A computed fold for a 549-nucleotide part of an RNA from a groundwater metagenome, annotated as large-subunit ribosomal RNA, domain I. Model confidence (mean pLDDT): 84 of 100.
Context: one part of a larger RNA
This record gives sequence, C1' cells and structure tokens, in this order.
RNA sequence: GGUUUAUAGUGAAUGACUUGGCAGAUUAAGGCGAUGAAGGACGCGUCAAGCUGCGAUAAGCUUCGGUGAGCUGCAAAUAAGCUUUGACCCGAAGAUCUCCGAAUGGGAAAACCCAAUCAGGGUCAUACCUGAUUAUUCUGUACUGAAUACAUAGGUGCAGAAAGCGAUACCAGGGGAAUUGAAACAUCUAAGUACCCUGAGGAAAAUAAAACGAAAGUGAUUCUCUCAGUAGCGGCGAGCGAAGAGAGAUCAGGCUAAACCGACGAGCUUGCUCGUCGGGGUUGCGGGACCUUAACAUGGGAUUACAAAGGGAUAGCAAAAGUCAACUGAAAAGUUGCACCAUAGUGGGUGAUAGUCCUGUAUGCGAAAUUCCAAUGUACCCUAGAGGGAUCCCAAGUACUGCCGGGCACGGGAAAUCUGGCAGGAAUCUGGGCCGACCAUGGUCUAAGCCUAAAUACUAGAAUCUGACCGAAAGUGAACUAGUACCGUGAGGGAAAGUUGAAAAGAACCCCGGAAGGGGAGUGAAAUAGAACUUGAAACUAUAAACCU
Repeated sequence: GGUUUAUAGUGAAUGACUUGGCAGAUUAAGGCGAUGAAGGACGCGUCAAGCUGCGAUAAGCUUCGGUGAGCUGCAAAUAAGCUUUGACCCGAAGAUCUCCGAAUGGGAAAACCCAAUCAGGGUCAUACCUGAUUAUUCUGUACUGAAUACAUAGGUGCAGAAAGCGAUACCAGGGGAAUUGAAACAUCUAAGUACCCUGAGGAAAAUAAAACGAAAGUGAUUCUCUCAGUAGCGGCGAGCGAAGAGAGAUCAGGCUAAACCGACGAGCUUGCUCGUCGGGGUUGCGGGACCUUAACAUGGGAUUACAAAGGGAUAGCAAAAGUCAACUGAAAAGUUGCACCAUAGUGGGUGAUAGUCCUGUAUGCGAAAUUCCAAUGUACCCUAGAGGGAUCCCAAGUACUGCCGGGCACGGGAAAUCUGGCAGGAAUCUGGGCCGACCAUGGUCUAAGCCUAAAUACUAGAAUCUGACCGAAAGUGAACUAGUACCGUGAGGGAAAGUUGAAAAGAACCCCGGAAGGGGAGUGAAAUAGAACUUGAAACUAUAAACCU
C1' cells in the first nucleotide's frame, strides 16, 4: 500500500405513505364593471415577520335562518376575554369598504400632489375639518346664440348610454406570413394556418329557395355517419379534394317595401309633389291592390306584465346492527368461537386489516331570506274563404355586359354559379334568375329588405363522481410562506424544500464541557423513533482483526 470480514460514521438511494397534481364524465353556470371591476398598495391582532381574512365599524359590524358547547384562523404558548339571555361555526340578505387602478375635478415618476363650487362643523376672523358635486364622447331634450337679416356653427343645463377586465377557450368579420413539402426551385404546398386588429354571445354564425335535382322527385338552416379519398383540380408533380342522393340529431316559421286608402305637415308652378304616422299587403298550383260576394268564428304565439300549483339551488336533520368472549400484542379493527343489521358490505377515521366504535352510506325529510325553472290563468299580439280579369304594384345605379381581381375541391381553364373595383347599364309577370361555355325545347325558382329557437363549438371558475394515471428527481413550475426566494436595467427567467411518535409522554435531575456535543437517569412497544428525528442501499471515511507485498 492492498484484499477480506466486522463495527461505526457520512450519505441519501430504495421500500412504505399522501395533504398535491393529471386526465376525463355528468350537472349547473357562462360573465364582472362609473352603485367604481379585475388586479394591487397601505393598513387592521395583547405581543404579529409571512400566509389567510378584513378595511379607520378594519382576523371584523347588523338582521334573518341552521346548529348546539365550546370558542378567540394557519399556530404552540402568554395575556385578556366571549359563551345555553345560544358564543364559535355554516347559509342568505344588508352595513362599512383607506389609497391606486377604465380612474373620471386638475396634475403625476400607480398607490402621491394640488384644487373649485355648495352645505355643515370650527374660529373674533382666517386657518383647519367633514360630506356631496365637478373627466370625455355619443344619443335625446330644453334654453340660449356669432361672423350675417332669418338661420346655422357654437355655448349651457337636464336625462340616458359607453369606456375597462376576463378563459392564451369557443364564434364572426378585417388584415395575413415564413419555416416546410415538392427529395433543388419559381406556379403549387405549408394555409387562409400562425400571428395582429375589431366586434359579439352564452353560444356565435347560418336560415325559410331568384335552392337542389334530372325527366323521377325533394322542400329553411346547422351538426353527425355515409357518399369517398369517389367525381374532379393539379409544374396532371408534390399534393388538394367536393356535391346531390341515403341514414340519423333537431325541427318553426315570421315581419316589412310597393300598389291603394286616410290624417297631419312641408314645398311651390294652386293642383300636383314630397315627408311622417295609421290602415292595407307579403307570394310562384304567381300574389296583392281594385271590384263583387261570404263569414265574425277558429286556431296559434318565439312577446311582455301580473298571478301561480309544483319543482330546484344556496345551511341542514333522522338514519339499522357486537365495543361479545378467549389468544397474541404497546395498542385489536388481527386469529379462534358465538351473534346481529342490510333499500345501508361507497368512502374516510379510530394505537395493525372494523357492515354492526366514530363519521358517513341506502333511504326518508327540511328554508326565515335570496334566487332559478314552471304546468296553468288573465292581459297582449297574430290568424279566414270564393269569383272577376280592364287598370295599377311586386325591393335600381340593382340585374346584366366588358376589363381586372377574390372566392368556390375547381391553379383561367370549355368555366358556369357567388362576390369586389372601374366603365356602361334593363325589364315588372307576355317580367326575371338558374339548370357548369353557349343556343333551342323543357323544367325549376322568384334576387336586389329584415328577424328567427333547437340539434352544434368551448370551459376560466363551481359541484359530484371516476381512473390497468403520478406518488416527492414523479405528478402542475409550485403536496411546504411558489410564480415565493433568487437572477436580470427590462421584456423575462425561475428553484430547492414532504414523513419523530399511537399520544409530546419533546428527555425532570446528575455528570464532563465556555458552548456545541455527549454520558447517566427518566418517557416510550421501540430513542440505532431524540427533534440534523420513518426505512436508511452505494460511493467515501475511521477503527479492529486476518492475509498478501
């Protein structure tokens, strides 16, 4: 120096555990905000640094319910108190709610500075204090009111609305890449994706045929399956990629414009035009106006208001049956034996594994207050036919055409259909669009106005449940004072850290030591469970012995 063994130390793996996560299902909810939000700053405790709660009424105040013996949060101890005249706790409704923040009286380097007006307090009078109001834009309305006569602009007051946040979700619209693929690359692809902006709702969007289809028919929209990786498109490369039909989910249809009539007002050419309001009217076997005739009922509603049976949400209540014996043990829920309940043998706890110990569970019940749904009723609203065929109406810078774009699965193509810009520019039912260039025949629908539940998408937050999901280097970054500590000028980055024991019974007292630490004693089943605390591997260290050199 090494090897082996043993005993210790160090170290934290591993095993066990779970307060926390992850993924989903179902239900409800889908917003909050000038009545000041979201988010914060600063405060509030007997002592109080952090978290939690709260706001100068400050770990809280009031009322109404629930519950019933203890309570003053995490969090021990002290101090001082509260409580069957019902505390604490739980639920509902209120009060208070500093300052910042859309922040809104003015300003500002957020949590600060400085006001004005009115009212009150205060002072001999100022000062000072308290309360309320005072931003902007838009809409409506009233009053005023320039250049400039009427007017208008402008000004002032009053009433109402908006703003900001939110889940990096879902939806619609306006903009809109590149990496990439094509084994390079330019058309193409990625992709109308990512991202940005605007707007909205609990859903949004779409929606009641100028549809589709094919010679048969269907009958608004949306979503699913299928059709079908088909028909097609495509440097016919890479790739892109339908639709009708069929089967389902869900089902719901309505209102205007015009013709015509009436009222009122305005304009001027004085008998016309325009405007507002009311009636009328709403469709393709064309309809309506108009004229004639008949009826005064029936049916419906997606509206609002009131009433309302009943049901639900937000606290809760009752709830069966062994604490039977023996054994082991620190401890029985274990083992053995004997019983019992079960519409309850889901789960959790209790000194080891408990249907019958506790909490619960099946089941049955419950609300002063706030709130949701709602049968039904009343109000309200809507709702009819037949014939005639002369006249009138049936959505205009629209349809359509040309050029250039976009979008349709469809890359300009034979390229229809939809749609934007520019130029031109109709018709009114004997009208007009479409049926994939175009034409004919035939068929089908009725544009240029609006509204419309459900089936569909999503889940921040809430509740319940589930898991061949994780189990502390895993699972969220975060099981712990976690978006904390810490780093960065900043945008931003971003940890580590769980376990004594059944119970603190957390080691009185003695000894060594300045202390740390240790030895006794004591507690405990165990202290090699002693707080640097469950188990306690390996590397590594020390000591001892044997052997090798």